[in-house]
RNA sequence: GGAGCCGGACAGGCGGCCGCGCGACCACCCCGGGUACGGGGUGGCGCGAGGAAAGUCCGGACUCCACAGGACAGGGUGCUGGGUAACGCCCAGGCGUGGUGACACGCGGAAAGCGCCACAGAAAGCAGACCGCCGCGGGCACGCCCGCGGUGAGGGUGAAACGGUGAGGUAAGAGCUCACCAGCACGGCGGGUGACCGCCGUGGCUCGGCAAGCCCCACCCGGAGCAAGGCCAAGCAGGGACAGGGUGGUCCGCCCGCGACGUCCCAGGUGGGCCGCACCGAGGCGUCGGGUGACCGACGCCCCAGACAGAUGGUCGCCCCCGCGGCGUCGGCGACGUCGCCGCGGGACAGAAUCCGGCUUAUCGGCCGGCUCCUCCC
Numbered sequence: 001g002g003a004g005c006c007g008g009a010c011a012g013g014c015g016g017c018c019g020c021g022c023g024a025c026c027a028c029c030c031c032g033g034g035u036a037c038g039g040g041g042u043g044g045c046g047c048g049a050g051g052a053a054a055g056u057c058c059g060g061a062c063u064c065c066a067c068a069g070g071a072c073a074g075g076g077u078g079c080u081g082g083g084u085a086a087c088g089c090c091c092a093g094g095c096g097u098g099g100u101g102a103c104a105c106g107c108g109g110a111a112a113g114c115g116c117c118a119c120a121g122a123a124a125g126c127a128g129a130c131c132g133c134c135g136c137g138g139g140c141a142c143g144c145c146c147g148c149g150g151u152g153a154g155g156g157u158g159a160a161a162c163g164g165u166g167a168g169g170u171a172a173g174a175g176c177u178c179a180c181c182a183g184c185a186c187g188g189c190g191g192g193u194g195a196c197c198g199c200c201g202u203g204g205c206u207c208g209g210c211a212a213g214c215c216c217c218a219c220c221c222g223g224a225g226c227a228a229g230g231c232c233a234a235g236c237a238g239g240g241a242c243a244g245g246g247u248g249g250u251c252c253g254c255c256c257g258c259g260a261c262g263u264c265c266c267a268g269g270u271g272g273g274c275c276g277c278a279c280c281g282a283g284g285c286g287u288c289g290g291g292u293g294a295c296c297g298a299c300g301c302c303c304c305a306g307a308c309a310g311a312u313g314g315u316c317g318c319c320c321c322c323g324c325g326g327c328g329u330c331g332g333c334g335a336c337g338u339c340g341c342c343g344c345g346g347g348a349c350a351g352a353a354u355c356c357g358g359c360u361u362a363u364c365g366g367c368c369g370g371c372u373c374c375u376c377c378c
Base pairs, nucleotide, nucleotide: 001374002373003372004371005370006369007368008367010365012319013318014317015316016315017314018313020048021047022046023045025044026043027042028041029040030039031038032037050349054360055359057358058357059356060355061354062225063224064223065222074221075220076219077218078217079093080092081091082090083089094107095106096105097104098103108216109215113214114213115210116209117208130155131154132151133150134149135148136147137146138145139144163181164180165179166178167177168176182206184203185202186201187200188199189198190197191196229275230274231273232272238266239265240264241263242262246258247257248256249255283302284301285300286299287298288297289296290295320347321346322345323344324343325342326341327340328339330337331336
């Protein structure tokens, strides 16, 4: 100098004019008043969107309903250890795949059982003879053909064809046998909390894929959601089912009636206000401490949007950033690059609605930190 990998933070700035929402603040004005105060208006002051406020895909808080305990069914998650309120999230590690590398992506069990494996191909799972090769028998128009059998070494098909190399062996071949290698299972020793790793021995010689088809194993899971739920006001028309503290008839019981409170359904009515809800949190920032890290702890400081048609905007000026074009300057033979000025264009994605933790998706641009590879110079 070039090409990359990972992470973090920002996401236009200042000013003028006009405007919006909120308020336990201040001043003035108006209205009401039981002189405590309440309501409204104007001005001032203060505060006023995001990294994703989005998708509503996970997990929780909160609220109501249900609930003795356990099991089955059903749903979800899935390497190991940790973090957390919890998670399908995050961190660290293990193994595999890809990359020269920084690094990225993936993850229970297929030698429990059932099932499936398109197309092509002869054959797709306790394999399989299409071509080829070999043996035997037969027929010739002698350059071949037919039949029976052997062969998975060679060709061909496929995503995938039952280990690899060499030697022996054979009619030709083949783990058929042997040596080495790879892989698997079992046993032992060692390391690690664990996933797993290393070494030694034995064995049969090799046991394909899909679990997002069923299934097995381990762990987790009650339902509905702020239109939750509570209070007030207004308005309306009752009816049915269940259950039923009581009560009447009756001497008592059976039995026959009435029926408060309640649950559900149908019909009818309303769809206004307040709380929840925005002053206190799994809260933010900073400094120390612990931890490889996610994160945790202590101390200090701060209070930080909030409606119910939904508020943060418009415009002008200057500046800033990026791209293109022109002119000048410096370097270079040149393509081109540096610096300065001018003109034009652009400055994204997107707007809280009960709150919080994640994931995913969208996003003009530049900034910061760490790391890798290549080339050149000293």
This is a predicted structure of a 378-nucleotide RNA (Bacterial RNase P class A) from a Nitriliruptoraceae bacterium. Of the family's consensus pairs, 96% are formed in the model. The prediction has a mean pLDDT of 77. Rfam family: Bacterial RNase P class A. Rfam classes the family as a ribozyme. Rfam's curators write: Ribonuclease P (RNase P) is a ubiquitous endoribonuclease, found in archaea, bacteria and eukarya as well as chloroplasts and mitochondria.